[in-house]
RNA sequence: CCCGGACAACCGCCGAAUCGUCGAUACGAACCGGGGAACCAACCGCACCACUGGGGUGAAUCCGCAUACGCGGUAGGGGACUUCCCAUCCCGAACCCGUCAGCUAACCCGGUAGGCGGCAGGGCCUGACCGU
Numbered sequence: 001c002c003c004g005g006a007c008a009a010c011c012g013c014c015g016a017a018u019c020g021u022c023g024a025u026a027c028g029a030a031c032c033g034g035g036g037a038a039c040c041a042a043c044c045g046c047a048c049c050a051c052u053g054g055g056g057u058g059a060a061u062c063c064g065c066a067u068a069c070g071c072g073g074u075a076g077g078g079g080a081c082u083u084c085c086c087a088u089c090c091c092g093a094a095c096c097c098g099u100c101a102g103c104u105a106a107c108c109c110g111g112u113a114g115g116c117g118g119c120a121g122g123g124c125c126u127g128a129c130c131g132u
Stems, first nucleotide, its partner, number of pairs: 010118005018029004030112006040102001053100001054097004062073004076091004084123003
């Protein structure tokens, strides 16, 4: 001098997953999710087919080719201030309930994890702060 790695602080990203009391998920706030009336929907009648239940969180559905489990797309979602436009990159999973749940006021029950990054493209606006 160059390259790579680790830790701390700080600043950020996906996500509801933050904050405050705090000795503790123990309380509270906030955010998020589920269950749960009336009305409505659905069901109720006939025919055919099938039997492989149904449901929830989430952007994560669906199609084609392969059947080597992968490729190619796609509904949809995300990327350093907010909306919009352009450009570009990425994701398009996983898990849970257990035969049971439409919506749903009152009411009831839960979650607050995990995983990453380190100059962050441009335009048109908008907002905040500071100074005069």

The RNA shown here (c-di-AMP riboswitch aptamer (ydaO/yuaA leader)) has 132 nucleotides and comes from an Actinomycetota bacterium. Lineage of the source: Bacteria > Bacillati > Actinomycetota. Its mean pLDDT, the model's own confidence on a scale to 100, is 78.